[in-house]
RNA sequence: GCCCAGGUCGCGAAGCCCGGUAUCGCGGCGGUCUCGAAAACCGCUUCCUGCAAGGGAGCGCAGGUUCAAAUCCUGCCCUGGGCG
Numbered sequence: 001g002c003c004c005a006g007g008u009c010g011c012g013a014a015g016c017c018c019g020g021u022a023u024c025g026c027g028g029c030g031g032u033c034u035c036g037a038a039a040a041c042c043g044c045u046u047c048c049u050g051c052a053a054g055g056g057a058g059c060g061c062a063g064g065u066u067c068a069a070a071u072c073c074u075g076c077c078c079u080g081g082g083c084g
Stems, first nucleotide, its partner, number of pairs: 001083007010026004020067001027045006046057004060076005
């Protein structure tokens, strides 16, 4: 230098091919139950704003296409592997 795989919430993954609601598990917090705890069950669990209802942003980074992008296109960064 070229090629392949990967980068998504605190952690691990799915979703990408074929564009249309940010999903699941673990962990954490709160609650129910209990004399108390464990287990089980319920709720919450990216960020900003808001009393709330709600609104906006967000999938490695920056652009592009589109009514609409985690998904398609371009360039780059990082991790692992291969070729020379």
Molecule: transfer RNA
Organism: Thermoplasmata archaeon